Model confidence (mean pLDDT): 87 of 100. This is a predicted structure of a 523-nucleotide part of an RNA (small-subunit ribosomal RNA, 5' domain) from an uncultured prokaryote.
Context: one part of a larger RNA
RNA sequence: AUUGAACGCUGGCGGCGUGCUUAACACAUGCAAGUCGAUCGGUAACGCGGGGGCAACCCUGGCGACGAGAGGCGGACGGGUGAGGAACGCUUGGGAAUCUGCCCUUCAGCGGGGGACAACACGGGGAAACCCGUGCUAAUACCGCAUACGCUCCACGGAGGAAAGCCGGGGACCGCAAGGCCUGGCACUGAAGGAUGAGCCCAAGUCGGAUUAGCUAGUUGGCGGGGUAACGGCCCACCAAGGCGACGAUCCGUAGCUGGUUUGAGAGGACGAUCAGCCACACUGGGACUGAGACACGGCCCAUACUCCUACGGGAGGCAGCAGUGGGGAAUAUUGGACAAUGGGCGCAAGCCUGAUCCAGCAAUACCGCGUGUGUGAAGAAGGCCUUAGGGUUGUAAAGCACUUUCAGUAGGGAGGAACAGGAUGAGAUUAAUACUCUCGUCCACUGACGUUACCUACAGAAGAAGCACCGGCUAACUCCGUGCCAGCAGCCGCGGUAAUACGGAGGGUGCAAGCGUUAAUC
Repeated sequence: AUUGAACGCUGGCGGCGUGCUUAACACAUGCAAGUCGAUCGGUAACGCGGGGGCAACCCUGGCGACGAGAGGCGGACGGGUGAGGAACGCUUGGGAAUCUGCCCUUCAGCGGGGGACAACACGGGGAAACCCGUGCUAAUACCGCAUACGCUCCACGGAGGAAAGCCGGGGACCGCAAGGCCUGGCACUGAAGGAUGAGCCCAAGUCGGAUUAGCUAGUUGGCGGGGUAACGGCCCACCAAGGCGACGAUCCGUAGCUGGUUUGAGAGGACGAUCAGCCACACUGGGACUGAGACACGGCCCAUACUCCUACGGGAGGCAGCAGUGGGGAAUAUUGGACAAUGGGCGCAAGCCUGAUCCAGCAAUACCGCGUGUGUGAAGAAGGCCUUAGGGUUGUAAAGCACUUUCAGUAGGGAGGAACAGGAUGAGAUUAAUACUCUCGUCCACUGACGUUACCUACAGAAGAAGCACCGGCUAACUCCGUGCCAGCAGCCGCGGUAAUACGGAGGGUGCAAGCGUUAAUC
C1' cells in the first nucleotide's frame, strides 16, 4: 500500500460498486422455456351471437378465443459452478482434410397421387405412475410417382436424388357456389457463394518434487480397410521394431487458463472475487437417441448411493438457475417488483414467455461526497483535574447575544430513461390496379417496475446526528491516584518487587474520523 475480509467498540445521510473464499454437503416450497389457431383434426373451460324454454337451464365451433392432442421452431442460447484436468485445456501465431439451422446474395423449382397414427369413441388393466386392445380422422406429419439448371456416383455408356402449403387484395373472363385466374407477403425444395458459429492439426509458452531415472505392445511407423462432417492407430487385419527421456520422460503432489487484479521506481513477486473471452462439469459412473448443432443443468436409457410415495405388485426425484432451508464456518443478503428499457425464444402481427436483464430490499463490506452548525462572547463563570496553595489548566470551550438551515423531517411542484409497435396521411417500390403489402416522411393518441424518482420550491427550528485507538523508545501525545514481580501489559526492546509518563482509573493531550482499532493474507 492492498482485501469478496472477519472480530471488538461506535454509528447521521447520499452516490456508486460488491456480498458462501468453507460442504461440487443435503435440500421443503414457489418460480427460472416456451411459443405458433396465418400448419392440422377439433372444442375441455371463458365470453359473444343464434335456437329452445315461464325460469333454473339446455343445445349450437357460427365468432372471439383455446385445455389436451398431431405438427413446426426453440428447449445445444441465456443462467450457475470450478469438482476434474499439467492437457493442444488455455494464450500467442500459423495451417488444411471439414460441417454450418435461422440470416444475406444469386440461379432453378414448388406437378400429380397414396396409406397411416394421435386426439376422440368404446372396452379393459393398475393404489398410483401410467399402460393395453378395437374402431374413426386431418395436416406444412409420413411414403411413392413425375420433373432435375446445377448436385451425388460412374466402368464415361449411364444411374440416383426434391418440395407444402398458409394468409391478404382484386378489374376483366370461367364457375350455381367454393373457387379457378391474376397479384402481394410469409413459408417450402435443389444448387452456388457469403456471413456467423463450430470441429480438427502444428510451433512456442504454461506450478512444485530427482528423497520419482528410466517409460512405452495400439506402443512408434508402414500397407490395406472400416469409421467420421473431416485428417489421423480414431478403430481393425497384416508387416516392420520402433517411439519418449537429465533441453527432465515416467511417477507423485498441487491447480480451471487468460484479459487482468494487487504491490513495486522498475525488474520482479503474489493472486485469478466481481466484469469479459475460452475450457470443463450438471447427484455419482456409463451410454446412445433426436437434431444444423448435444453425448444434452431444469431430455432419454442402464447401474450405484441417497430421499420420498405405495394397496408391497411397483413408482417418483436430482437448486453447481433465482429466492429460500438445514448443515459446515470467523463469515457472506429478499422464499421482493417489473417485462417500462436492453437482449433472447416463438409468432405475419397483436402479443405471449423470459429469477437473462432492469430495479427495489438487507450489510459502514469497499470507494467517494456531505453533515453533525456559523460569528461573537473574559466576569477567563461554575464544576473537574493539578498545585510550590500564589495559581495553572480544561478554555472562547460553555452560558449569553446575533445569524444560517446543507442533510434528515413535513407539504407542494416535477424532468429524463419512450422510442418502437398502433391509427391517419404524403411520396416511392411492387402490380393489370388509385387493392393489398413494404420503405421513407409528417401528424395523432398510447405505453414507466423503479417512483413518495432525480431535481425545484415552501415551512419549522441549532433544532435529529461523534466516536475509536493511542500517549516509555521506535512514534505525534504527561500528570495525579490505586496496585506493589500481585493484578496485569507487550509488535520488538521490555514494564510491574511502595513515589510506575509502560498495569487499572481519572484529568489533560495526540492521531484518525462515520468510522477507529485488532486479527488474517499479499507485495